Transfer RNA from a Candidatus Aenigmatarchaeota archaeon, 73 nucleotides, folded computationally.
[in-house]
């Protein structure tokens, strides 16, 4: 330098013909118990890495950049 993959909630991640952003843990609150865990409900967290551009609409499709793993040289 050059090439391929990732980057979504606080944590590991889903999220395909573009068409209302979600799961599990984990936070908070309740119920449950003498009490604690454990179990059961709910609630609350998002500028999807950053610009831009294509569209009537972008996590998703194009271009640049940043950042991290891998590989080449």
């Nucleotide at each position: 330098g050059c090439c391929a993959c990732a980057g979504u909630a606080g944590c590991u991640c889903a999220g395909u013909u573009g068409g209302u952003a979600g799961a599990g843990c984990a936070a908070u609150c309740g119920c449950c118990u003498c009490g604690u865990a454990a179990g059961c409900g709910a609630u609350a967290g998002g500028u999807c890495g950053c610009g831009a551009g294509u569209u009537c609409g972008a996590a998703u499709c194009u271009c640049g950049c940043c950042u991290g793993u891998g590989g080449c040289u």
Background
Its mean pLDDT, the model's own confidence on a scale to 100, is 81. Taxonomically the source falls in Candidatus Aenigmatarchaeota (Archaea, Nanobdellati). It matches the Rfam family "tRNA". The family's RNA type in Rfam is transfer RNA. The sequence is in RNAcentral, with records from ENA.